[in-house]
Context: one part of a larger RNA
């Protein structure tokens, strides 16, 4: 100088406290670990793996097994050589991949010889590796952390490693600003400039809207007309402690002031210094070196990746009456559509089929929002609670649902009556609780993940402790 102390002071954070809901108890659901397996492909392993790569494993994917075949190969080319058409048409065999027979015309030049094109073997240069090192490495990324820190020039100070400045006194979310200081300025970070939202105003007025005016209708912006309103979407404005009291040199704090749609960083997002953890990744890609090279490459059928005496993570629906159940009824946002969304009608209990306008979408269509509210019923049982498992008939997707999908209808009807020891999450339109969407996607194992709205709390005395970090300081046999 760091680095660590069950040293000190001084601060913060859903770090404790104060709350409200969860995991841990139960059934599935997904993911690891372990066993198992001909293989159950690989990676990821405290915080910083484990609904993690996977934003979609019946084939395919696919890398694993097992059998079956290729060998210049499954891509593209170049030289030389050799033969010949090749494409296409059928045939045997075969689980496909392949292997193999047959047929048929020589394609352009040019009188020919020959030359080019194609294709098909042979030799060379080259190919192919989801094979090993992430501890050789380049890109990305996680974490400490949106934590406030990490440096440099020059000058001063020390024989010198260094210091100084980055300390001190105050404020700040902030190495944010002010004071004061041998320091004087910079840079990478903070912040701001970006996108979102949260008021208005100007422009525009369609596909979007209906206050007046006029036609209609069983009802309806349906239609003429309108730009007033919502509302789209460009462009302004607006917030800066400005402005008022109080305190202070000042920076700022504090006001249950003002005014204002919004007030002290207004609410969210993007954006993550220097460096750590030889963190992660050769399996996205690149890439050094090792390795294989009739194989560690390639092609094809079937398996497996789904296995199951068990342990662990993360989730889902329960245990019910603040409910189930059935019947009426009301109110979103944000998305997506032509190999598509698909109204309406008709058939089915139904999942669906079958005809079939619109609509390349403010037009038309997924689409029905759910909790909600009304009105009935059940009356505290394992039940009209739950809904697993399991038989039966059946939709759809798809060469193809037996290993291995999803849904539907009928019956079947376990376990659970609030969860030990421990543990997680949050602080406001959040928690919780309701549904809606979309992207992967043939179809879907979605309970996942990313988005949108709809209802909508309680608490926070406070900083003694737990757990994490900042900064000063002291101590050290550590480096």
């Nucleotide at each position: 100088u760091g680095a660590c102390g069950g040293g000190g002071g001084u601060c913060c954070g859903c770090a404790c406290a104060a709350g409200c809901g969860g995991u841990g108890g139960a059934g599935c659901a997904u993911g690891u670990g372990g066993u198992u397996u001909a293989a159950u492909u690989c990676g990821a392993u405290g915080a910083u793996a484990c609904g993690c790569g996977a934003g979609g494993a019946a084939c395919c994917u696919u890398a694993c097994c097992u059998g079956g075949g290729c060998u210049a190969g499954a891509a593209u080319g170049c030289u030389g050589g050799u033969g010949g058409a090749c494409c296409g048409a059928g045939g045997g065999u075969g689980a496909a991949a392949g292997c193999u027979c047959u047929u048929u015309u020589u394609g352009u030049a040019g009188c020919a010889a020959u030359a080019c094109a194609c294709c098909g073997c042979c030799a060379g240069u080259a190919a192919g590796g989801u094979g090993c090192u992430g501890c050789a490495u380049g890109g990305c990324u996680g974490u400490c952390g949106u934590c406030a820190g990490c440096u440099c020039g020059u000058g001063c100070c020390g024989u010198g490693a260094g210091g100084u400045g980055u300390u001190g006194g105050g404020u700040u979310a902030a190495g944010u600003c002010c004071c004061g200081c041998a320091a004087c300025g910079a840079g990478c970070g903070c912040a701001a400039c970006c996108c979102u939202u949260a008021u208005u105003u100007u422009u525009a007025g369609u596909u979007g809207c209906c206050a007046g005016c006029a036609c209609g209708u069983a009802a309806a912006g349906g239609u003429g007309g309108g730009g007033a309103c919502u509302c789209u979407a460009a462009a302004a404005a607006g917030a800066c402690u400005g402005c008022c009291c109080g305190c202070g040199c000042a920076a700022g704090c504090g006001g249950a002031g003002a005014g204002g749609a919004a007030g002290g960083a207004g609410g969210g997002g993007a954006c993550g210094a220097c460096g750590u953890c030889a963190a992660g990744u050769c399996a996205u890609c690149a890439u050094g070196g090792c390795c294989c090279u009739u194989a560690c490459g390639c092609c094809c059928a079937g398996g497996g990746c789904u296995a199951c005496a068990c342990a662990c993570g993360u989730g889902c629906u329960a245990c019910a009456a603040u409910g189930g159940c059935g019947c009426a009824u009301a109110c979103a946002a944000a998305g997506u559509g032509u190999u598509g969304c698909a109204a309406u009608c008709c058939a089915g209990u139904g999942a669906u089929g079958g005809a079939a306008a619109g609509c390349c979408a403010a037009u038309c269509a997924c689409a029905a929002a759910a909790a909600g509210u009304g009105c009935g019923u059940c009356u505290c049982a394992g039940u009209u609670c739950a809904g697993a498992u399991u038989g039966c008939a059946g939709u759809c997707u798809g060469c193809a649902a037996c290993u291995c999908g999803a849904c539907u209808g009928c019956a079947u009807g376990a376990a659970g009556c609030u969860g030990g020891a421990a543990u997680c999450g949050c602080u406001a339109g959040u928690a919780a609780u309701c549904g809606u969407a979309u992207a992967u996607c043939a179809g879907c194992a979605a309970u996942g993940a990313u988005a949108c709205g709809g209802u909508g709390a309680a608490u926070a005395c406070g900083u003694u402790c737990c757990c994490g970090g900042a900064c000063c300081u002291u101590g050290u046999a550590c480096a």
A computed fold for a 479-nucleotide part of an RNA from an uncultured bacterium, annotated as small-subunit ribosomal RNA, 3' major domain. The full RNA is in RNAcentral, with records from ENA, Greengenes and SILVA.